The RNA shown here (c-di-AMP riboswitch aptamer (ydaO/yuaA leader)) has 132 nucleotides and comes from Anaerolinea sp. Taxonomically the source falls in Anaerolinea (Bacteria, Bacillati, Anaerolineae, Anaerolineaceae).
RNA sequence: UGUGCACCACUGCCUAGUGCGCCAUCGGCGCAGCGGGGGAACCACUUCUGGGGUGAAUUCAGCCUCCUGGCUGAUAGGGCUUCCUUCGGCCCGAACCCGUCAGCUAACCCCGCCGGCAGCAGGAAGGCCUGG
Numbered sequence: 001u002g003u004g005c006a007c008c009a010c011u012g013c014c015u016a017g018u019g020c021g022c023c024a025u026c027g028g029c030g031c032a033g034c035g036g037g038g039g040a041a042c043c044a045c046u047u048c049u050g051g052g053g054u055g056a057a058u059u060c061a062g063c064c065u066c067c068u069g070g071c072u073g074a075u076a077g078g079g080c081u082u083c084c085u086u087c088g089g090c091c092c093g094a095a096c097c098c099g100u101c102a103g104c105u106a107a108c109c110c111c112g113c114c115g116g117c118a119g120c121a122g123g124a125a126g127g128c129c130u131g132g
Stems, first nucleotide, its partner, number of pairs: 010119005018032006033113006043103001050101001051098004059074006077092005083127005
């Protein structure tokens, strides 16, 4: 100096998945914040081919196939690019749940705050902030 692994701290990213306080403390409770579900009238809709929810993750074409499927390409849509926007570039386009049942929905009721990653100076133009 380079590479790999492990731990701690810090910084940053996806995601609603965060902050603070208290306690008998590794968990619990409370407040705030963020997120989700149920639930009138009015209006709307159509199941019997079940239907529905969270989520960006939907749809199409071709091929394979024992098919509830598998593969390839694309795609609605979504994310990153290290202060911001645009351009350019790089990615994702899953998974799970309810259980015959739920449209919207004021009042009201209920629930979640997981998990997964990266890291030595960041591509360009413009802007903004700060310092000299």

The prediction has a mean pLDDT of 82.